[in-house]
Context: one part of a larger RNA
RNA sequence: CUUAUGGUGGAUACCUAGGCACCCAGAGAUGCGAAAAGGCGUAGUAAUUGAUGAAAUGCUUCGGGGAGUUGAAAAUAAGUAUAGAUCUGGAGAUUCCCAAAUAGGGCAACCUUUCAAACUUCUGUUGAAUCCAUGCGCAGGCAAGAGACAACCUGGUGAACUAAAACAUCUUAGUAGCCAGAGCAAAAGAAAGCAAAAGCGAUUCCUAUAGUAGUGACGAGAGAAAUGGGAGCAUCCUAAACUGUGAAAACGAGGUUGUGGGAAAGCAAUACAAGUGUCGUGCUACUAGGAGAAGCAACCUGAAUGAUGCACCAUAGAUGGAGAAAGUUUAGUAGGCAAAAGCAUCACUAGCUUAUGCUCUGACCCGAGUAGCAUGGGGAACAUAGAAUCCUAUGUGAAUGAGCAAGGACCACCUUGCAAGGCUAAAUACUCAUGGGUGACUGAUAGAAAAGUAGUACCGUGAGGGAAGGGUGAAAAAAACCACAUCGAGGAGUGAAAUAGAACUUGAAACCAUAAGCUC
Numbered sequence: 001c002u003u004a005u006g007g008u009g010g011a012u013a014c015c016u017a018g019g020c021a022c023c024c025a026g027a028g029a030u031g032c033g034a035a036a037a038g039g040c041g042u043a044g045u046a047a048u049u050g051a052u053g054a055a056a057u058g059c060u061u062c063g064g065g066g067a068g069u070u071g072a073a074a075a076u077a078a079g080u081a082u083a084g085a086u087c088u089g090g091a092g093a094u095u096c097c098c099a100a101a102u103a104g105g106g107c108a109a110c111c112u113u114u115c116a117a118a119c120u121u122c123u124g125u126u127g128a129a130u131c132c133a134u135g136c137g138c139a140g141g142c143a144a145g146a147g148a149c150a151a152c153c154u155g156g157u158g159a160a161c162u163a164a165a166a167c168a169u170c171u172u173a174g175u176a177g178c179c180a181g182a183g184c185a186a187a188a189g190a191a192a193g194c195a196a197a198a199g200c201g202a203u204u205c206c207u208a209u210a211g212u213a214g215u216g217a218c219g220a221g222a223g224a225a226a227u228g229g230g231a232g233c234a235u236c237c238u239a240a241a242c243u244g245u246g247a248a249a250a251c252g253a254g255g256u257u258g259u260g261g262g263a264a265a266g267c268a269a270u271a272c273a274a275g276u277g278u279c280g281u282g283c284u285a286c287u288a289g290g291a292g293a294a295g296c297a298a299c300c301u302g303a304a305u306g307a308u309g310c311a312c313c314a315u316a317g318a319u320g321g322a323g324a325a326a327g328u329u330u331a332g333u334a335g336g337c338a339a340a341a342g343c344a345u346c347a348c349u350a351g352c353u354u355a356u357g358c359u360c361u362g363a364c365c366c367g368a369g370u371a372g373c374a375u376g377g378g379g380a381a382c383a384u385a386g387a388a389u390c391c392u393a394u395g396u397g398a399a400u401g402a403g404c405a406a407g408g409a410c411c412a413c414c415u416u417g418c419a420a421g422g423c424u425a426a427a428u429a430c431u432c433a434u435g436g437g438u439g440a441c442u443g444a445u446a447g448a449a450a451a452g453u454a455g456u457a458c459c460g461u462g463a464g465g466g467a468a469g470g471g472u473g474a475a476a477a478a479a480a481c482c483a484c485a486u487c488g489a490g491g492a493g494u495g496a497a498a499u500a501g502a503a504c505u506u507g508a509a510a511c512c513a514u515a516a517g518c519u520c
Base pairs, nucleotide, nucleotide: 001517002516003515004514005513006512007511013505014471015470018442019441020439021438022437023436024435025434027431028430030147038097039096040053041052042051044076045075048072049071050057059092060091061090062089063088064087068080069079070078103112104111105110113116119145120144122140123139124138125137152183153181154180155179156178157177193200194199204231205230206229207228208227215221236422237421238367243252244251245250260366261365262364265359266358267357268356273354274353275352276351280348281347282346284344286342287341289337295310296309297308299306311328312327313317319331320330321329372396373395374394375393376392377391378390382408403418404417405416406415407414458465459464481491482490484488
């Protein structure tokens, strides 16, 4: 070196108990009446994990269900169950300690006591400096708030690496991060709007417009809108004038608009309509379930679902299991059925709420430290530019229909609208969690970090970092007995197979050994 036989090792093949991605439906519930997250306990028998709370591996009740059962999880002990258990769905009871943690304290799960909802809000009262007020104080309570929560949302605050082939304007980017707040959506929203000589008619989202017009050390880049086509459509309430009550504060009537409206003055007249909708009744759905068609024989085999022969069902030939590949074995599947209790939708319903028109008038009202302006900033696709519109700090500071604002400096004409108060469903965004489903997704160095005590073991003062580890067999039938003697091997026995023997499917290579041969 070759061949053979073994060892070691755990690749490969096959498998899946766990994942990944997406879709649909509902849901997005919570908490001072003590939550989420935890600590410590609870079983006849150690620890772990699920369950549970001194009423502790569970209690009560109303349903379902129908033979075993005392979790994963064996074994043993002691029980329990057709007088209906275990299990399962609804409702209820109990629920130690810590934690917003709230009687005081504290190094969380503990300590102490004069047993208390601490603090803020709230209600009443009292009435300091200091007139009004505010604070302190006192009393009360049928106690509003506080904390948790994956993403989505709104607001506040707000980087840098990076790109510009360096770098400062610029970009990354109003992104990440941090803070506050709300809801299943949030935000926005019923024109002081867009437009252009024609018109539209709240907002939001998609799509085209368009990588266009513009912007830009006119560099890198950044980047609209009108308008068109769709999804979805929904409107409304107040302040003021005037008037009533009242000492006042305040409340009631009135009124709410853009072809300007209202008030005031005058005239005339009145609905059987619309909306909302408690109790109750009914319908439907959800939270357990129930019934559910149709195949046998001999053959090979350890085992039939295989092959052979002859049959059958189908609103069911989805899928999984059972000793190999099953429409007719089993769990189911299709199509239909079902609720004592709880919850929700829809329909009906007592009740409640809601409405005007015309004429005329210049004299009253139509949201003020506001609009505007100056200066300094910000934000708008728009970098100060000719820079409108929008927001803001400081200063200044109008008008009320004979009015005001906008139409990209500004002025005139024209057109459009009516700011300085508020509410508003749908179309839209997301998925921690629940149920159902799908996959030219993974198959144990993959897929989640996690198919097993997994955010565990372990590491770090800490923030934090963070693994490895799957497969006997159809069934333990897990090897009685014998002789060696702890490993391990031989008989015997089980099994289809033991080179399937628990370091257990298959068992590659590196590496090691033995035997034989070849070469030197």